Predicted 3D model of a 134-nucleotide RNA (c-di-AMP riboswitch aptamer (ydaO/yuaA leader)). The sequence was found by an Rfam model in a public genome assembly.

[in-house]
């Protein structure tokens, strides 16, 4: 050059919530570092108004009805359809909770957090890569 060639739980996905050392241990805890992610908090700057309290974290807000404390039913935002993109179809979530009257932004600088759930392998077009063989 040419040909062929996929993907399955030892695996993936949502999310910042992960990686490595020690220690002690066998249920898993503890400290340290790296790494990721929030919050506080000057100067310029912005912004002016204070209970109908207010902020924050996250996608999770707002709205309608029936009705008296919640259902329902809709959206504004988020994700998914298994190596990536983009389309079309489709499907799920649209929750929780912390701070207590108090926070705009934000160098230095303080500080928190690494949880929890889950098993989706659709069609088409694209432009790469990965392995063998000759």
């Nucleotide at each position: 050059a040419u040909a062929a060639u996929a993907a399955g739980a030892a695996c993936g996905c949502u999310g910042a919530a992960u990686u490595c050392u020690u220690u002690g241990u066998u249920a898993u805890a503890a400290a340290g570092a790296a790494g990721c992610g929030g919050a506080g908090g000057a100067a310029c700057c912005a912004a002016c108004u204070u209970u109908u309290g207010g902020g924050g974290u996250g996608a999770a807000u707002c709205c309608u009805u029936u009705u008296u404390a919640a259902a329902a039913g809709g959206u504004a935002g988020g994700g998914c359809u298994a190596a990536c993109c983009c389309u079309u179809a489709g499907c799920c979530c649209g929750a929780a909770c912390c701070c207590g009257u108090c926070a705009g932004c934000u160098a230095a600088c303080u500080u928190c957090g690494c949880a929890a759930g889950c098993g989706u392998a659709a069609a088409g077009g694209g432009g790469g890569g990965u392995u063998u063989a000759u």